[in-house]
Context: one part of a larger RNA
């Protein structure tokens, strides 16, 4: 940019891609066969492997500061309480979020048209011949079904709004399970978009401070406290603000 105005929404599908695996066991059956050992075709079911997609409820990682213990040194004048640095100091635990080893779910049914094969009428060639006209069965290959993209398939096709610039659209901001940057998604006060604050959830595990028992190290009690990053939910308090 272009589909001769814009914008939203729902659509057909020309093309393209992915995918296509496969073991045991059980029934039918100790049946058919077979002297006996032995042991099925067809048909139904059940469990798995490897593989691929999504996701985090469950198990399990990480989770660079979200709790706690601590060890050494400095600082905050001392005590006490923090705080710095030492690999995050070291060390236990761990919430969203990324994940697998975890969970769920895929491969399919079925149709067409053939491969080898196998047949049905049936001449050439009074017989015979699956073939020379004609007709069928037949495979994980190939075509469709199903799953994903898809109208730059260079004038697809639909419905519905607004307007001849007062539509639209961009720039600006405030963000994101969307992302190198763009790009895409949500939101701008007619606002819950991101931050705070409230409350849940959850992690960690019972804070300082006081009293209290002990010469004291620490212990009990006030306290399942204290603090808390990313989750849920509510709440305009602070930014979305003025423009172009």
């Nucleotide at each position: 940019c272009g589909u001769a105005g814009g914008a939203a929404a729902a659509u057909u599908g020309a093309g393209a891609g992915a995918a296509g695996u496969u073991g045991u066991c059980c029934c039918u059956a100790g049946u058919a066969c077979g002297a006996g050992a032995g042991g099925a075709c067809c048909g139904g079911g059940a469990c798995g492997a490897a593989c691929g997609a999504a996701c985090c409820u469950c198990u399990a990682g990480u989770g660079u500061a979200u709790c706690u213990g601590u060890u050494g040194u400095c600082a905050c004048g001392u005590c006490a309480g923090u705080g710095g640095c030492a690999c995050g100091g070291c060390a236990g635990a761990g919430u969203a979020g990324c994940u697998a080893u975890g969970u769920u779910c895929g491969g399919a049914c079925g149709g067409g048209a053939u491969a080898a094969a196998c047949g049905c009428u049936g001449a050439a060639a009074g017989c015979a011949u699956c073939u020379a006209a004609g007709c069928g069965u037949g495979a994980a290959a190939c075509c469709c079904u199903a799953c994903u993209c898809a109208a730059g398939a260079u004038a697809a096709a639909u419905u519905u709004c607004c307007c001849u610039a007062u539509a639209g659209c961009c720039u600006c901001c405030c963000g994101g399970a969307a992302g190198a940057c763009u790009a895409c998604c949500g939101g701008g006060u007619u606002g819950a978009u991101a931050g705070g604050c409230c409350a849940c959830a959850g992690g960690u595990g019972u804070a300082c401070g006081u009293g209290u028992a002990g010469u004291g190290a620490u212990g009990c009690a006030u306290u399942c406290a204290g603090c808390c990053g990313a989750g849920u939910g509510g709440u305009a308090c602070u930014a979305a603000c003025a423009g172009g």